This is a predicted structure of a 351-nucleotide part of an RNA (small-subunit ribosomal RNA, central domain) from an uncultured bacterium. Model confidence (mean pLDDT): 86 of 100. Rfam family: Bacterial small subunit ribosomal RNA. Gene Ontology terms of the family: ribosome and structural constituent of ribosome.
[in-house]
Context: one part of a larger RNA
RNA sequence: UUGGGCGUAAAGGGCGCGCAGGCGGCCACGCGCGUCCGUUGUGAAAUCGCUCGGCUCAACUGGGCGAGGUCGGCGGAUACGGCGUGGCUAGAGCAAGCUAGGGGGCAAUGGAAUUCCCGGUGUAGUGGUGGAAUGCGUAGAUAUCGGGAGGAACACCAGUGGCGAAGGCGGUUGCCUGGAGCUUUGCUGACGCUCAUGCGCGAAAGCGUGGGGAGCGAUCCCGGAUUAGAUACCCGGGUAGUCCACGCCGUAAACGAUGUCGACUAGGUGUCGGGGGUAUCGACCCCCUCGGCGCCGCAGCUAGCGCAUUAAGUCGACCGCCUGGGGACUACGGCCGCAAGGCUAAAACUC
Numbered sequence: 001u002u003g004g005g006c007g008u009a010a011a012g013g014g015c016g017c018g019c020a021g022g023c024g025g026c027c028a029c030g031c032g033c034g035u036c037c038g039u040u041g042u043g044a045a046a047u048c049g050c051u052c053g054g055c056u057c058a059a060c061u062g063g064g065c066g067a068g069g070u071c072g073g074c075g076g077a078u079a080c081g082g083c084g085u086g087g088c089u090a091g092a093g094c095a096a097g098c099u100a101g102g103g104g105g106c107a108a109u110g111g112a113a114u115u116c117c118c119g120g121u122g123u124a125g126u127g128g129u130g131g132a133a134u135g136c137g138u139a140g141a142u143a144u145c146g147g148g149a150g151g152a153a154c155a156c157c158a159g160u161g162g163c164g165a166a167g168g169c170g171g172u173u174g175c176c177u178g179g180a181g182c183u184u185u186g187c188u189g190a191c192g193c194u195c196a197u198g199c200g201c202g203a204a205a206g207c208g209u210g211g212g213g214a215g216c217g218a219u220c221c222c223g224g225a226u227u228a229g230a231u232a233c234c235c236g237g238g239u240a241g242u243c244c245a246c247g248c249c250g251u252a253a254a255c256g257a258u259g260u261c262g263a264c265u266a267g268g269u270g271u272c273g274g275g276g277g278u279a280u281c282g283a284c285c286c287c288c289u290c291g292g293c294g295c296c297g298c299a300g301c302u303a304g305c306g307c308a309u310u311a312a313g314u315c316g317a318c319c320g321c322c323u324g325g326g327g328a329c330u331a332c333g334g335c336c337g338c339a340a341g342g343c344u345a346a347a348a349c350u351c
Base pairs, nucleotide, nucleotide: 003323004322005321006320007305008304012319014201015200016199017198021194022193023192025088026087027086028085029084030083031082033081034080035077036076037075038074039073040072041071042069048066049065050064051063052062053061054060091191092188093187094186095185096183097182098181099180103177104176105175106174107173108172109171110154115149116148117147118146119145120144121143125136126135162169163168206248207247208246209245210244211243215242216241221237222236223235224234259318260317261316262315263314264313267296268295269294270293271292272291273290274289275288276287277286300307301306324351325350326349333344334343335342336341
């Protein structure tokens, strides 16, 4: 490579946008490029296959026949693909009406709690643990009341719930802003799907500059314990950091360990958002339906576990990836980065 695969055995890119490329709905007509048929030409010799012959056989070699090309010319077919023209509305999109939401950005603001400061009351402890000690406290702590400062996070609501492409998003209010769902038809008329390269987004930690610092808290930071030791687990402190602005980094068990899009294939049940019907004074209840999030379960699939209309079932389109373990999320080189490092990615050797 072929083949077979990618939830858990090796394997889905962290996520999106999207150029090239690949693929592409229904109807009609035209062309006849692909495609198919016929005919003709050519495809030197040697080689190859069959056959007959020559060297005593064979290798070797001579004759005949055949095979051998995405090939050329001519004629023909037009289902499918393609191209052109015209049309359609079931895909896609736009508009209108309604709706839910921790979707994003900026600003403002609120209460509880922790800590610190000031003052009052008050006195001998407090704190911490398995038990202690370090620590704090008669210079008045802990406790309690009043006042003040500051930073960070938002109890209850809260959900088996919602939103977002993913990362992720939760006090309240305002401004700016993205997406989605439902209903009704009106409009455009295939405008679509996927996507190597590319571009953007991307938790935490980390980096640069400046700010901020209440609580928490990496470090062979300082102490107290434990222990044979204890560079730990436990305790008292505490720096970076955690927070903000701007700029980097670009990773993760970035997980549903399950790529995106579309079609099809029993149901039951809960819940979130919407529409319709029935009913009613009305809200409920009940029935139907569209979209999401869960649980259970048939066929089918699966090595099993399990999945099962939110598929891991049955198919199609396109992309990514795997090919025994270690060496190796490595070396070298290249590209990127301030650095840390990231991306790409071997071999010897070994089992």